[in-house]
Context: one part of a larger RNA
RNA sequence: CUGGGUGUAAAGGGCGUGUAGGCGGUCUCUCAAGUCCGAUGCUAAAGACCGAAGCUCAACUUCGGGGGUGCGUUGGAUACUGUGAGGCUAGACGGUCGGAGAGGGUAGCGGAAUUUCCGGAGUAGCGGUGAAAUGCGCAGAUACCGGAAGGAACGCCGAUAGCGAAAGCAGCUACCUGGACGAUUUGUGACGCUGAGGCGCGAAAGCGUGGGGAGCAAACCGGAUUAGAUACCCGGGUAGUCCACGCCCUAAACGAUGAGUGCUGGGUGUCCGACAUCUGUUGGGUGCCGUAGCUAACGCGUUAAGCACUCCACCUGGGAAGUACGGCCGCAAGACUGAAACUC
Numbered sequence: 001c002u003g004g005g006u007g008u009a010a011a012g013g014g015c016g017u018g019u020a021g022g023c024g025g026u027c028u029c030u031c032a033a034g035u036c037c038g039a040u041g042c043u044a045a046a047g048a049c050c051g052a053a054g055c056u057c058a059a060c061u062u063c064g065g066g067g068g069u070g071c072g073u074u075g076g077a078u079a080c081u082g083u084g085a086g087g088c089u090a091g092a093c094g095g096u097c098g099g100a101g102a103g104g105g106u107a108g109c110g111g112a113a114u115u116u117c118c119g120g121a122g123u124a125g126c127g128g129u130g131a132a133a134u135g136c137g138c139a140g141a142u143a144c145c146g147g148a149a150g151g152a153a154c155g156c157c158g159a160u161a162g163c164g165a166a167a168g169c170a171g172c173u174a175c176c177u178g179g180a181c182g183a184u185u186u187g188u189g190a191c192g193c194u195g196a197g198g199c200g201c202g203a204a205a206g207c208g209u210g211g212g213g214a215g216c217a218a219a220c221c222g223g224a225u226u227a228g229a230u231a232c233c234c235g236g237g238u239a240g241u242c243c244a245c246g247c248c249c250u251a252a253a254c255g256a257u258g259a260g261u262g263c264u265g266g267g268u269g270u271c272c273g274a275c276a277u278c279u280g281u282u283g284g285g286u287g288c289c290g291u292a293g294c295u296a297a298c299g300c301g302u303u304a305a306g307c308a309c310u311c312c313a314c315c316u317g318g319g320a321a322g323u324a325c326g327g328c329c330g331c332a333a334g335a336c337u338g339a340a341a342c343u344c
Base pairs, nucleotide, nucleotide: 003316004315005314006313007298008297012312014201015200016199017198021194022193023192025088026087027086028085029084031082033081034080035077036076037075038074039073040072041071042070049065050064051063052062053061054060091191092188093187094186095184096183097182098181103177104176105175106174107173108172109171110154115149116148117147118146119145120144125136126135162169163168206247207246208245209244210243211242215241216240220236221235222234223233258311259310260309261308262307263306266289267288268287269286270285271284272283273282274281275280293300294299317344318343319342326337327336329334
């Protein structure tokens, strides 16, 4: 390489969009490139195969024969693939009507709570723990009442629920905006699927500039614990967490399960729609249990890990190592790509 694989053994790209490429519904005609059949030329000799012969046999050698593969030329076949032309509507997309949703963005608004400050009232403690101490408090704390400021997050509803490609999304209102779904069968007429590169998005942490800073809290400082305690517990506390703009581009980015299409028993819950009142039927999601089948087992099982096809990505013993070197990206941190010697 071939082959065999990728839920958990090595292996699905974090997710989209889409270029090249690969693959592609149904009918008729066309051409004959692929494909198939025939003829012919070439495909050196030696070797290999078959038959025979020569060394006493064999190895070895010699002679004869046949075959294989590929290419050229030429004649034909037209089912399939392909080319060109014309149609079709079951794929795909649009129109019309309709309801659902924490999908995204911007602005405004709201209440509860924490904290701080001001005022009232009030007195000796509060806080914290396994127990304490550090800490706060007679310069009047904690507990209680009233007021103000500011930041962050949105209780109940709330779900085993919903939406989104993934990351992710939750107070309320308005505006802007994406997608999916159902119904109607009204339009287009294969316009499709996948997708190397490319481009975009991408939790948290981190970085740059400017703002903001209530609570929480790496680092740090104390108090405890302990043999020690650079921890776990307690009191403080700065980055950060928040906002704007610009970077970073990673993750147990997980369903550890790529995308698409078709086919293959059922039962039960739930969300959205349509139709029905036959308590159901049907379409789209989301769960559980299970048939056949699959699986090393666990388990999967119309939301497949079943039966098939198309396209992409990836794996090929452990360590060295996601390291070194080179390249490329980044302000940096570092990211991506990614070995070998050696060793078991």
Small-subunit ribosomal RNA, central domain from Meiothermus taiwanensis DSM 14542, 344 nucleotides, folded computationally.
The prediction has a mean pLDDT of 91.
It was read from a public genome assembly.